The RNA shown here (small-subunit ribosomal RNA) has 1485 nucleotides and comes from an uncultured Chloroflexota bacterium. Its Rfam family is "Bacterial small subunit ribosomal RNA". The RNAcentral record of the sequence draws on ENA and SILVA. Its mean pLDDT, the model's own confidence on a scale to 100, is 85.
RNA sequence: UAGAGUUUGAUCAUGGCUCAGGAUGAACGCUGGCGGCGUGCCUAACACAUGCAAGUCGAACGCGCAGCACCGCUCUUCGGAGCAGUGUGGGCGAGUGGCGAACGGGUGAGUGACACGUCGGUGAUCUAUCCCGGAGAGGGGGACAACCGCUGGAAACGGCGGCUAAUACCCCAUGUUCUCGGGUCUUCGACGAUUCGAGGAAAGGCCCGGGCUGCUUACGGGCAGGCCGGGCGCUCUGGGGGGAGCCGGCGGCCUAUCAGGUAGUUGGUGGGGUAAGGGCCCACCAAGCCGAUAACGGGGAGGGGGCGUGAGAGCGUGGCCCCCCACACGGGGACUGAGACACGGCCCCGACUCCUACGGGAGGCAGCAGUGAGGGAUCUUGCGCAAUGGGGGCAACCCUGACGCAGCGACGCCGCGUGGGUGAGGAAGCCUUUCGAGGUGUAAAGCCCUUUUCUGGGGGAAGAGGACGGACGGUACCCCGGGAACAAGUCACGGCUAACUACGUGCCAGCAGCCGCGGUAAAACGUAGGUGGCGAGCGUUAUCCGGAAUCACUGGGCGUAAAGGGCGUCUAGGCGGCCUGGUAAGUCGUGCGUGAAAGCUCCCUGCUCAACGGGGAGAGGCCGUACGAAACUGCCGCGCUUGAGGGCCGGAGAGGGAGACGGAAUUCCCGGUGUAGCGGUGAAAUGCGUAGAGAUCGGGAGGAACACCAGUGGCGAAGGCGGUCUCCUGGCCGGCGCCUGACGCUGAAGCGCGAAAGCGUGGGGAGCGAACGGGAUUAGAUACCCCGGUAGUCCACGCCGUAAACGAUGGUGACUAGGCGUAUGGGGUGGUAAACACUCUGUGUGCCGCAGCCAACGCGAUAAGUGACCCGCCUGGGGAGUACGGUCGCAAGGCUAAAACUCAAAGGAAUUGACGGGGGCCCGCACAAGCAGCGGAGCGUGUGGUUUAAUUCGAAGCAACGCGAAGAACCUUACCUGGGCUUGACAUGCCGGUCGUACCGAGGUGAAAGCCGAGGGACCCGCGAGGGAGCCGGCACAGGUGCUGCAUGGCUGUCGUCAGCUCGUGCCGUGAGGUGUUGGGUUAAGUCCCGCAACGAGCGCAACCCUUGGUGUAUGUUAGACAUGUCAUACGCGACUGCCCGGGCAACUGGGAGGAAGGUGGGGAUGACGUCAAGUCAGCAUGGCCUUGAUGUCCAGGGCGACACACACGCUACAAUGGCCGGGACAACGGGUAGCCAAGCCGCGAGGUGGAGCUAAUCCCCCAAACCCGGUCUCAGUUCGGAUUGGAGUCUGCAACUCGACUCCAUGAAGGCGGAGUUGCUAGUAACCGCCGGUCAGCCAUACGGCGGUGAAUACGUUCUCGGGCCUUGUACACACCGCCCGUCACGUCAUGGGAGUCGGUAACGCCUGAAGACGGUGACCCAACCUGCGGGAGGGAGCCGGCUAGGGUGGGACCGGCAACUGGGGUGAAGUCGUAACAAGGUA
Repeated sequence: UAGAGUUUGAUCAUGGCUCAGGAUGAACGCUGGCGGCGUGCCUAACACAUGCAAGUCGAACGCGCAGCACCGCUCUUCGGAGCAGUGUGGGCGAGUGGCGAACGGGUGAGUGACACGUCGGUGAUCUAUCCCGGAGAGGGGGACAACCGCUGGAAACGGCGGCUAAUACCCCAUGUUCUCGGGUCUUCGACGAUUCGAGGAAAGGCCCGGGCUGCUUACGGGCAGGCCGGGCGCUCUGGGGGGAGCCGGCGGCCUAUCAGGUAGUUGGUGGGGUAAGGGCCCACCAAGCCGAUAACGGGGAGGGGGCGUGAGAGCGUGGCCCCCCACACGGGGACUGAGACACGGCCCCGACUCCUACGGGAGGCAGCAGUGAGGGAUCUUGCGCAAUGGGGGCAACCCUGACGCAGCGACGCCGCGUGGGUGAGGAAGCCUUUCGAGGUGUAAAGCCCUUUUCUGGGGGAAGAGGACGGACGGUACCCCGGGAACAAGUCACGGCUAACUACGUGCCAGCAGCCGCGGUAAAACGUAGGUGGCGAGCGUUAUCCGGAAUCACUGGGCGUAAAGGGCGUCUAGGCGGCCUGGUAAGUCGUGCGUGAAAGCUCCCUGCUCAACGGGGAGAGGCCGUACGAAACUGCCGCGCUUGAGGGCCGGAGAGGGAGACGGAAUUCCCGGUGUAGCGGUGAAAUGCGUAGAGAUCGGGAGGAACACCAGUGGCGAAGGCGGUCUCCUGGCCGGCGCCUGACGCUGAAGCGCGAAAGCGUGGGGAGCGAACGGGAUUAGAUACCCCGGUAGUCCACGCCGUAAACGAUGGUGACUAGGCGUAUGGGGUGGUAAACACUCUGUGUGCCGCAGCCAACGCGAUAAGUGACCCGCCUGGGGAGUACGGUCGCAAGGCUAAAACUCAAAGGAAUUGACGGGGGCCCGCACAAGCAGCGGAGCGUGUGGUUUAAUUCGAAGCAACGCGAAGAACCUUACCUGGGCUUGACAUGCCGGUCGUACCGAGGUGAAAGCCGAGGGACCCGCGAGGGAGCCGGCACAGGUGCUGCAUGGCUGUCGUCAGCUCGUGCCGUGAGGUGUUGGGUUAAGUCCCGCAACGAGCGCAACCCUUGGUGUAUGUUAGACAUGUCAUACGCGACUGCCCGGGCAACUGGGAGGAAGGUGGGGAUGACGUCAAGUCAGCAUGGCCUUGAUGUCCAGGGCGACACACACGCUACAAUGGCCGGGACAACGGGUAGCCAAGCCGCGAGGUGGAGCUAAUCCCCCAAACCCGGUCUCAGUUCGGAUUGGAGUCUGCAACUCGACUCCAUGAAGGCGGAGUUGCUAGUAACCGCCGGUCAGCCAUACGGCGGUGAAUACGUUCUCGGGCCUUGUACACACCGCCCGUCACGUCAUGGGAGUCGGUAACGCCUGAAGACGGUGACCCAACCUGCGGGAGGGAGCCGGCUAGGGUGGGACCGGCAACUGGGGUGAAGUCGUAACAAGGUA
């Protein structure tokens, strides 16, 4: 020291992504009251208009001008003015001279460097001004500016001549001291001390005061020099202080896809140069120097104090402030100076801008403001020197965009306010609503109060020192008046994460930090109300740290998640046994020094608080230094033997290399025998064979490999090694304890070895066999199978250097329970010996297993346990082991190894399921066995399709399709066409109206509905007025078979009457979860038994219920003539594996007896947890949406009945087991009063008539049919079959045209048993036969639900099909195999590699050229100071030359980048194409 979301159906672990926090020189959006303190070009070191930012000194000097004084002249308005002269004159101007301008201020370009930080060194140095000390300041000289004259130029700026001053310049003198040289002492060397020699200063200038002297006087005085005192200076020198230069140790970026770099390079000698050491520079000599402890190169970068974050360690950063550095348009250079290579100086080159008279010139805001530009973005062309500080000056003072202030910006931090109290069970508005209400909400209003802020007025600072002096500023602050007055937003509200509703929208528009929202009910979009958070701010974006132990020092890993190098050997390096002595580098301690200030922490304190500021204290890794300690490490030394090695004696072995030899088999060749096939496969074919194969026998050739032995046996470092013998050779093990004496371990690089395939050269080639040819398979088959077959496989030599080179497990040594094998040594005991047995002990190799470890799986002395050392390696997936670069290779290719882009995962182990062309066990009319069908025909019905104004709608594999439909001519009816109605066909409430009202209603119109309407004409309460009902008008509302079964309830289908599905407690597991429920038996069954870390329980199963079969009892209507009962109703009994035999622990099972019935007797009802977003908004209900003179409602007609087709379910058939005719026999379940309908009569018949009986055990429907008997038909499209059509009828109904059923006559189609395929059924079943019922006026019913009659066949069996149950296995599946998923191709898009080239950038190099400049040379030209003999000399300079050099030119390379026809792959995209590679034995593991 806090975590959370996100990979899964769930889990654990791995792992990435993301979020919550803090921060900022910020920017952007919305908003904005006040104050304080801070802060503000992060981009273009881009370009800059304008103003200002460094001057000052008259007490260094000369001149000019104004002013003043005096004199003179002229004029005069008598004030004065002008001119000239003299003097004065820092008030002004430029100049000479001094000091400053090297500070202050800006910026961060460059720089990876002694640039910075820190600690040291300088015996290798400098230092203006300042302070302290010592000494001195004597004499002389010559110029040049200014100025004047002439003159060039547009200007800038000059040229020539002439005059002149100084604290400017020069010479001489002096010289403590200083410098140089020589000597001596000290010292490592120098400094220092001492001595000798040589050399080397100055300004007595300026100011003030004083008196003296001199000159002069108009006697007041004035001037000058000297002198004295004071001040400011000057020269030499010693010291100090502060400052600077130089040197060193240590510290702090990325990149090795930069591995070698270097020619002044490294060192020496001598010299030059500097303040000073140095290769800094030069000449010569030598050949060194640096580098894996990262040289050289590349990239990006000022460094530090600090700042942000963090628990810390760290990580990031270097804005403001402070220190250092670097830079000043780009580059080079020097000059001056104490100090510069100089931001507001100079020279040169370059770019750019400006001026120009075109000849030339001028300029440098990275100073303060300001402008343009760039940019997401960063301010006033303000005030003042009052303070602080700086420069100059004796000073006054001047200068100071340093600074002090103000202005602008919510940019940041801090503080304050936008009011306080009271005020309803709670106004209005708005929002929601289940319509009751709830929310906003004490919120508002109202009442009471206050005045920070605001505003008006008054007063009014400190900051200033002894006096004057305040930009800020009439500011802060104080007082008085006024008045709640002028002042709230922003973001969010799906989870993370605090805060929810409504409407709109409808995968649209949009949101989004991650997960993800949006496809008609969105708490996720937009708006509103409400709520939450923060608040003059709030959000967003960007960036940093944190969370991230996600680079792990603190503090991670590598068997399977990413990760052990293929193996060995060895170098550097890292690490290292026992005893002892020393040392003190590491280490530890103490003292001292240092660690600037600011900052940070603590305390105190000043602004009303705070921010901010003041004072004090503390901390500050490290570093330096002195002293101390000696355990550990190191180092030095002496020993030791246990690590390591050696010796001797033994041992095992497919260890390696070479040579020789052997037999079996395949193939080929020759010959014999022999004849028609062989071969091959799932089946075949290609192939071989009558030119004689195959088979068989004999002989021969050749190559490769070595059966049995052979074994989780052996050997080797790994790869790998297998017939036998010989030779050569490596390693290992045991025994002895003889020798050495730590000689060791590991090992980056390096080197070597390294399966297979492949490559080169040459051999060899039997078998096998990529490629290839052929045959099959297939939709295809570039495969799997078959027939052939080249490279290759083999040998020699040389390459390659990879692999699932795997134990997916680096090496070494140590420690930590055991058990059982096996290989090979040694010891002991027994055995005469051997074999052998037992036992102890090594080495190797296996299995199991405790502790421990692990995410789990598993590992477990052969560790994946424990601790130690060393090496290698990992850091999300894809892109990619790829590109580029380098390197190796003959090539193939290997090694090393990225990025853009993209994803919210990828991956591991285990769990539960599901699935498998995995396995085991077991069921089911599942198959098989059988019977009857369907699929063909005609017809019926349903559906699809098509058609139509409409053919209403739904149902869709099983599980839609004779389904909703248990009754479509109208109605139904939901559809279409047309005609009407509008409070409606129907409900409720309210308001108004109404007695001739409600209601009835002739008639008219019309298809009807409807519209119009003469006339008639009420009811209840109340005395009445009036009220009610009704009706009319109106308002609310009704209505909708309109949508959503993906918003729902309810109900239903299905798996499935399958045997399963769960729970509690316990136990196991980190967990999902497991156990129980698995196992052995058994059952129809999770049925029961046994066993068992389980023990119990629930929903299911079974049973309880109904029915049927036997029987008893009771009862007896309407049955029965009666008795009675096989009839009816009700209640009982009966069956339980109870009994016997066999098996079995048991459960149970096989058989048997009895019994009407026997092992759930038959049938039914009954449907677990759940699945299918299964079905139904059109049965009903219902949320939401839509509709309202219409999507409601009424009516007429039509449609739902269409018809070229297709399917489903049926009916009837195709006939003789039949058809037809005649005669005869036997049911059950049911139904019936708007009904069933008897007898009788009529009709061929449907039916009519008739009317009895029956509200039903009473009457009726109601004659059952198949069947039996007799007859006929005789195999034919028929006496089969009945479709179709014509005609005639009957019945129902308002009405049978569309569109009813039935009857009769006539007609007499297809059809001769049905392809692939497919359905039902296991017994009173199938099949066949009829009967009844519901719906219903009738009926399109052949349907559906029931009823009885007749009444079979077959089941070996569980291989196969389908479905299911249990166990197990694999899995990359989990919307779960109708799953998942791969690659090419096509298209869109994105980034990227190559690319003929082309364009650009960077840093070097060669050559040419080369400004300024210092240096060197020269210097015939020029020159005031000094010397001179006046000729000249000394010295200096111009000029010229030389090397150096910025830059330019040119050349060939290097590196980096832009663009690029074309090209390569890659990522990504909703539903594209082709196949099916992988995941289940994925169908060829």